[in-house]
Molecule: transfer RNA
Organism: Candidatus Pacearchaeota archaeon
RNA sequence: GGACAUGUAGCACAAUGGGAGUGUACACGAUUGAAGCUCGUGCCGUGGGGGUUCGAUUCCCCCCUUGUCCA
Repeated sequence: GGACAUGUAGCACAAUGGGAGUGUACACGAUUGAAGCUCGUGCCGUGGGGGUUCGAUUCCCCCCUUGUCCA
């Protein structure tokens, strides 16, 4: 320098163009003599910009991060 992939909650990951979810962590409550386990509730969001569309995590363009491969 070229090609490809990746980016979503504190962390690990889902999501067929139409309600953004799961596990875990954290906080509070229930339970217990106390703690743990368990149960309930809460918390926190799509890398940045632009475009297409009635509607974008999803499609298109540019840029950025990280990774793999080629040279």